[in-house]
RNA sequence: AGAGUUUGAUCCUGGCUCAGGAUGAACGCUAGCGGCAGGCCUAAUACAUGCAAGUCGAACGGCAAGUUGAGUAGCAAUACUUGACCUAGAGUGACGUACGGGUGCGUAACACGUAUGCAACCUACCCAAAACAGGAGUAUAGCUCGGGGAAACUCGAAUUAACCCUCCAUAAGAUAGUAGCAGAGCAUUCUGCAGCUAUUAAAACUCAGGUGGUUUUGGAUGGGCAUGCGUUUGAUUAGCUAGUUGGUAGUGUAACGGACUACCAAGGCGAUGAUCAAUAGGGGAACUGAGAGGUUGAUCCCCCACACUGGCACUGAGAUACGGGCCAGACUCCUACGGGAGGCAGCAGUAGGGAAUAUUGGUCAAUGGAUGCAAGUCUGAACCAGCCAUGCCGCGUGCAGGAAGAAGGCCUUCUGGGUUGUAAACUGCUUUUGUCAGGGGAUAAAAAAUUCCUUGCGAGGAAUAUUGAAGGUACCUGGCGAAUAAGCCACGGCUAACUACGUGCCAGCAGCCGCGGUAAUACGUAGGUGGCGAGCGUUGUCCGGAUUUAUUGGGUUUAAAGGGUGCGUAGGCGGUCCUAUAAGUCAGUGGUGAAAUAUCUCAGCUCAACUGAGAGGGUGCCAUUGAUACUGUAGGACUCGAGUGAAUUUGAGGUAGGCGGAAUUGACGGUGUAGCGGUGAAAUGCUUAGAUAUCGUCAAGAACACCGAUAGUGAAGACAGCUUACCAAGCUUCAACUGACGCUGAGGCACGAAAGCUAGGGUAGCGAACGGGAUUAGAUACCCUGGUAGUCCACACUGUAAACGUUGAUUACUCGCUGUUGGCGAUACACAGCCAGCGGCUAAGCGCAAGCGAUAAGUAAUCCACCUGGGGAGUGCGCCGGCAACGGUGAAACUCAAAGGAAUUGACGGGGGUCCGCACAAGCGGUGGAGGAUGUGGCUUAAUUCGAGGCUACGCGAAGAACCUUAUCCUAGUCUUGACAUGCAUGGAUUAACCCUAUGAAAGUAGGGCCACACCCUUCGGGGUGGAACAUGCACAGGUGCUGCAUGGCUGUCGUCAGCUCGUGUCGUGAGAUGUCGGGUUAAGUCCCUUAACGAGCGAAACCCUUGUCACUAGUUGCCAGCGCGUAAUGGCGGGGACUCUAGUGGGACCGCCGGCGUUAAGCCGGAGGAAGGCGGGGAUGACGUCAAGUCCUCAUGGCCCUUAUGACUAGGGCUGCACACGUCCUACAAUGGCGCGCACAAAGGGAUGCUAACUCGCGAGAGCAAGCAAAUCCCAAAAAACGCGCCCCAGUUCGGAUUGCAGGCUGCAACUCGCCUGCAUGAAGCUGGAAUCGCUAGUAAUCGCAGGUCAGCAUACUGCGGUGAAUGUGUUCCUGAGCCUUGUACACACCGCCCGUCAAGCCACGAAAGUGGGGGGUAUCCGAAGUCACUGAGGUAACCCGCAAGGGAGCUAAGUGCCGAAGGUAAACUCUGCAAUUGGGACUAAGUCGUAACAAGGUA
Repeated sequence: AGAGUUUGAUCCUGGCUCAGGAUGAACGCUAGCGGCAGGCCUAAUACAUGCAAGUCGAACGGCAAGUUGAGUAGCAAUACUUGACCUAGAGUGACGUACGGGUGCGUAACACGUAUGCAACCUACCCAAAACAGGAGUAUAGCUCGGGGAAACUCGAAUUAACCCUCCAUAAGAUAGUAGCAGAGCAUUCUGCAGCUAUUAAAACUCAGGUGGUUUUGGAUGGGCAUGCGUUUGAUUAGCUAGUUGGUAGUGUAACGGACUACCAAGGCGAUGAUCAAUAGGGGAACUGAGAGGUUGAUCCCCCACACUGGCACUGAGAUACGGGCCAGACUCCUACGGGAGGCAGCAGUAGGGAAUAUUGGUCAAUGGAUGCAAGUCUGAACCAGCCAUGCCGCGUGCAGGAAGAAGGCCUUCUGGGUUGUAAACUGCUUUUGUCAGGGGAUAAAAAAUUCCUUGCGAGGAAUAUUGAAGGUACCUGGCGAAUAAGCCACGGCUAACUACGUGCCAGCAGCCGCGGUAAUACGUAGGUGGCGAGCGUUGUCCGGAUUUAUUGGGUUUAAAGGGUGCGUAGGCGGUCCUAUAAGUCAGUGGUGAAAUAUCUCAGCUCAACUGAGAGGGUGCCAUUGAUACUGUAGGACUCGAGUGAAUUUGAGGUAGGCGGAAUUGACGGUGUAGCGGUGAAAUGCUUAGAUAUCGUCAAGAACACCGAUAGUGAAGACAGCUUACCAAGCUUCAACUGACGCUGAGGCACGAAAGCUAGGGUAGCGAACGGGAUUAGAUACCCUGGUAGUCCACACUGUAAACGUUGAUUACUCGCUGUUGGCGAUACACAGCCAGCGGCUAAGCGCAAGCGAUAAGUAAUCCACCUGGGGAGUGCGCCGGCAACGGUGAAACUCAAAGGAAUUGACGGGGGUCCGCACAAGCGGUGGAGGAUGUGGCUUAAUUCGAGGCUACGCGAAGAACCUUAUCCUAGUCUUGACAUGCAUGGAUUAACCCUAUGAAAGUAGGGCCACACCCUUCGGGGUGGAACAUGCACAGGUGCUGCAUGGCUGUCGUCAGCUCGUGUCGUGAGAUGUCGGGUUAAGUCCCUUAACGAGCGAAACCCUUGUCACUAGUUGCCAGCGCGUAAUGGCGGGGACUCUAGUGGGACCGCCGGCGUUAAGCCGGAGGAAGGCGGGGAUGACGUCAAGUCCUCAUGGCCCUUAUGACUAGGGCUGCACACGUCCUACAAUGGCGCGCACAAAGGGAUGCUAACUCGCGAGAGCAAGCAAAUCCCAAAAAACGCGCCCCAGUUCGGAUUGCAGGCUGCAACUCGCCUGCAUGAAGCUGGAAUCGCUAGUAAUCGCAGGUCAGCAUACUGCGGUGAAUGUGUUCCUGAGCCUUGUACACACCGCCCGUCAAGCCACGAAAGUGGGGGGUAUCCGAAGUCACUGAGGUAACCCGCAAGGGAGCUAAGUGCCGAAGGUAAACUCUGCAAUUGGGACUAAGUCGUAACAAGGUA
């Protein structure tokens, strides 16, 4: 720091996603150790049990148990009485319990933070200072006795103490009142000085040092109150408020205050967001980030709030009190049913909830707290330990050597190699950790206490003695021994890391893009590799990346986004000069900004985490001093902004009125007659009752031709005949006046096309709806004929438009060219100039590009409006407006990974231009009808093997299926190292070959005979050895089995169409463009010219073959003119090379020549010459590519599959099967013919298992016999149409030949299924073929025959060959296909594209809904606990007063009353939310239904 993802590719916009960091986490797999931290985020749910706040006998009365003494009784044990010591528990009193600890419910608030103020306040204990303490008295708890109760507890009587309580005295520098002097303050007032009057205190204990007490002042500490500023979201919450706002007088408080009460006034808050609703403890800080920011508020620190829920006060210095009280409520527990008890959000712990969070531990040793003189006691604060990888940090699981690169695994191109991998084994070494043992009572401990010394005070020093929970821990030493210790995730791209097998759109993966449909680096497993490592991965959440809310730091013509337009309020911003001020601003200084955290430096634990010390910072707030440029404020001045005035001038500017002609329609009248009208074509409609047409007159309403124009005016909407009146505006010129009066403008107000709406007029034409006619599969449309609202007028509403320049207003600045409107200048019709408009082109600049460019989308400034992915949706709900229609404001759930802009290359268009082709047209002949042949489909079958399927399958693979071919296609019988190949091991001479036998359909099976070859030996009988062969076994063979969508090769097609590209340069951000376009020309991207292109390549052309002409060379098997011989005749023979011919080599044609056209070019047209003329004819030759075109059954080949079978052999059958459909052909339908007879002329081929002459036989197919010929020699071989003569005479025929019968021939092992041919007989359909469709432009079509391959045989097919031999066109309107240029596009699988809506089905979320359930905060009202306050207090009553006393008084009090008052009840609304029959639209889903709305002129833009 970026990356992936929209496209065929590109740039941009824009969202989604990833890589990083963090976490009080959780889950999965795994786990050796230590240090330091952290640990209920959910139910502020309910709690068993234990503990968490007591202490003081040096305040008091007093004392159980215990120890002990004495006495009495008793033998004793023991009992009783009494004294001393010791004091537990309980009680009075004092201090504490308001700290510490927990939690985050509530709270949007002076709660918190920060900074101030209190002249409006309090503060126990502590410190300092001043002063004081004299008397008197009454109670009460406890204890004792008695009573009630289950208990909790409680009542009565008697008696008693205090540092309990009361009274008197003393009394000021205290408090209150009052007046004086001085000073201060914004003010109420405050400070100082010296007065007067009134009021008010105390407690003792003692070791005699002191401690404690009372009053006062000051300090310290802690608190209270007030104020400025800051502090979440919602306006679909806009008005709120009655103690409300202020005043006066009181009450109350420590204190100010409507805090409270009475009275008076009517205020107060709010768009700078009141009120209401939702959410939430706040801060220091934490995480992240470059920062600004964003998010969070666990642990630690500060503040606040709370303590079962709500209310209340008491005590006290302090509480409205977590472990106090009272009342009410809910809940739990006890109960003798009468009544009582309780509050873990303290520490542990339990249940519950939850994805989830620990021990009912130890100690007060240290630190801190309470208390005490102290020892001490208490302390779940705290310090420690336990559990948990929850996090951070550290350590280890060994180190070195070691190649036979071991074995095993995995991969492989497989006798091999690669990798795991120096990894292991093995050798040596080390010992952190571990374990065992020993040391270490480490440090943290110094105190407090007692004693002594120093000191003015703080305080310091010395001595003595004691104290450790953690802990036998840390740490140290030694022994042992590699010994005790590695996993998790990933490996398609992003993103480091790849192979094999399995699976086969299945199972599964996935953060995004996306993988998986038989060769998956993406699933699962394995090997390998990468990353991190006692952890690793996943999930959740936050920040980042995201400049994707943009202050730093974005945008608004077309991507989301400028309000329809103006006026104008608040607000924001604002011209020139001077003076003052100092609010903003800037600088200095002071205070504060707690500590911790963070940063830097240093230091302590072996390092680190962790901890400590120091420094700096802390952007903020407050105060103070200064500066005065700029902004503000106040004052003064100015004229250029703005406005007024004067003088022209301009215009479809507005409103109201008047007038006009053309046209249309209608009415009336005339002329006139059969149609008119309308359309692609028609029909509906009108018309003999006289239309249309035409003439005249009249009426009505609406709109204003020409002029008329990227002309004018207006803020926009908008405005058009002429004219009058009124109103408004702009520009120009002048510079008289005002003197910043300006710009923008949230809300607000006004205007605002068309349609629509209310009531009233008007209605010629046009014309939604509607009727009819057409079109159509349908046609609720487009077209036609009618036609109502409406369109028009006046009044009132609506308030929206693609209200668009898709471009807010204002101001300033920034090259030029050109046109035009108005004005100035000017005599002007001419135009160096200036101002204001309206246009075009363009520089710089800007922009993603298209484009904009003084009328900016440039450069700047001010103000307003608006945007933040697509869909859902401008929808729902709510509110506001409207008569309604509807408008304004304006979401969410859910869903997708895109949606989009501009431009590029293609493709496509029922877009355009241009051009070509048997594409059409003009012709000739066919197909489609018949019969047959053949192929295909279908059907059938045991099987009818397989492939080919629009053009580009279908007489195709197949240049030839009776068996074979032939394929397990079917039936049946057989073989298993095999029909075929190679190798190894063993055997090894009869098992092979050959011959024979049996069986069988054959293959095969079973058996018998023979006993081969080479070498050696040999007694010549034979023996031995060897390899081949054979047998057995093992490797393997074999497969026309699958995949042509894994492939090679070959082929078809577009198409013999003219195209397809590259290098360099240039242009463009880029994809790309240019070149290759344009003007000509060509068969051609062929050539020429122009040109930011210049060149080049593959194609085209040429080179090659053949054919047409000539020459030369050469003449055998070919030829024969001349010469000669010979024959009935024939190049038959001698000879010849002239000719034909053969087959080699050359020439020839190039727009070369002439004329014209053309740009002087390329070239075109015509002509001459020539065998041939503009590529002479034909062939071979097929660019980049397209169709996943065809072929695994030619061949080759990856993978998969079969292996006594999917291999091999054999027999028979099938591929030939036949209601039918299609393709390609043959033969015909006849007279341009058929038949008979005669007769002429080819080319190109083939021939030895062959072609076969001649001859004989046969009607014939053919047979017999038999020359020649491996071929310019012989044979096939007859060419046939043609031509001549004759017959037939238009008919189902002398046409046509199917079909069938009989008899034959040939091939072959074999013609039944299933061959061809011959003869005789038979003699079907068919009389020129519907819609439609095919071929062909010259030696072509048509027609005629010949040959060849295949082949034993079989040709209407195929491939060649020649014979005869036309017609038409010289054009491009249309159909079809192709090329180029251009245009549009929402297509790119590319129009066989894309895509819309209803309906049907499933699923999801949401809205409405009769109703129904629950929550919330207020309001009104009733009742009214506890309690404070007020009043009463006849009942009760110790202290004080009077009185001798009785008694009275004062005071207090039970009780009562009143105000307030929680909970509760009632009532009507509001608000939030759950459920709901039914219903509405929306999103998504498999290949459903109907149409075809949009994208091309999308077929009606």

Predicted 3D model of a 1501-nucleotide RNA (small-subunit ribosomal RNA) from a metagenome. Its mean pLDDT, the model's own confidence on a scale to 100, is 82.